[in-house]
Context: one part of a larger RNA
RNA sequence: CUGGGCGUAGAGCGUCUGUAGCCGGACGGUUAAGUGAGGUGUAAAAGGCAUGGGCUUAACCCAUGUUUCGCAUCUCAAACUGGCCGCCUAGAGGGACUGAGAGGCAAGCGGAAUUCCCGGAGGAGGGGUAAUAUCCGUAGAUCCUGGGAGGAACACCAAUAGCGAAGGCAGCUUGCUGGUGGUCCCCUGACGGUGAGAGACGAAAGCGUGGGGAGCAAACCGGAUUAGAUACCCGGGUAGUCCACGCCGUAAACGAUGGAUACUAGGCGUUGGGAGGAGUCGAUCCCUUCCAGUGCCGAAGCUAACGCAUUAAGUAUCCCGCCUGGGGAGUACGGCCGCAAGGCUAAAACUC
Repeated sequence: CUGGGCGUAGAGCGUCUGUAGCCGGACGGUUAAGUGAGGUGUAAAAGGCAUGGGCUUAACCCAUGUUUCGCAUCUCAAACUGGCCGCCUAGAGGGACUGAGAGGCAAGCGGAAUUCCCGGAGGAGGGGUAAUAUCCGUAGAUCCUGGGAGGAACACCAAUAGCGAAGGCAGCUUGCUGGUGGUCCCCUGACGGUGAGAGACGAAAGCGUGGGGAGCAAACCGGAUUAGAUACCCGGGUAGUCCACGCCGUAAACGAUGGAUACUAGGCGUUGGGAGGAGUCGAUCCCUUCCAGUGCCGAAGCUAACGCAUUAAGUAUCCCGCCUGGGGAGUACGGCCGCAAGGCUAAAACUC
C1' cells in the first nucleotide's frame, strides 16, 4: 500500500488567477516505453512450506520437490495507457445579434433627519428612568417659527429579488470599466480540468502621515443599582467611526459543505432571456416549452441520527487541501513577514 475519513463528532486553505506536477474528448494510422505471453541467464547455502526418511519420541538431522518480491536479455502480441502523424466537433475559446443587474472606479448633484449658530415669538420648566439622580434652563432652556453652517447615512421602492470569486455591493445623474444570460450554429480545432510553490484580492478592529468630525461611541468622568458593581440603566465623553495615501491579512471569512465533469422521479414558487400558442386594433396579461440562476417540498439512494436529495451530503471519475485521543497549545523555540499590534509555519516534556 492493499483497506479510513473531512455539513453538525478531529478534518475543505477566506477567495481567485496560475507555475511545476497529476489527469484528460471522437476517429484512423504508426511505434512498442508502460502492459501481456513465452525462452534463456541469474536469483549461494542455510532457512520457510510439502512429502518421505534417521536418532525409542520430540527438539535436532537427512533427502526430494517447491518457495526465493525480483533483475537482465531475446522473441512475439497490440486491446488499453503513453509517444509520433493525420483528421473531426459534442469539451474549451472566439464572432454576430440581443438582454438583465445595489459588479467595480471616479466626478457631480438631491431631499429628509440629528447637532450647532443667528433672529422672532414665549415664560418655567426640560430631560431621563422601573423609580431616581447626575445633567440642561430666568445669563431665557424644552416647545413653535424664519435663516445659516457642517458631517455622516441614504426612509418608502425592497423582495422569500438582483450582482460579484470571496470579502462584499443600495439616494440620483454622468464618464470609464469587469464579469455574465439568451439566440444564430459563422470561425478556431482539445487550445481542457485541477493546481504543490507563487501572485493578487481580502469584513471589522488596529497602525503610519495628513485632513475631517454632525451623530454614535471603546477608554475615561460622573449619577443610579448593589453586600460590592472596575457591569447591565442614566448624564457626559476621547480615540475611533468618515476622506486621501500606505500598512495589517485576521473572522462563526459559514452552506461550519474545495474545484471540475457526467449521470440519477417528480411537485410548487421566483429572476433573466429564447421559441410556440391563445387573445387583441395593438399591447400588458394568460398557457406550453427550452436555457441560465435562485428558493421551498419531496422518490430512489445516502446518513450514527439530524437531515441531504438535478444548487446532493446520491452514483462515478480526475486534481488539490486537510484530520489521526483530551489537556499542554495554535503555545515554546527557530525561520519568514510586520512600524507596532501581531500574523504564518509549528513541537516536546509532563499529565489524564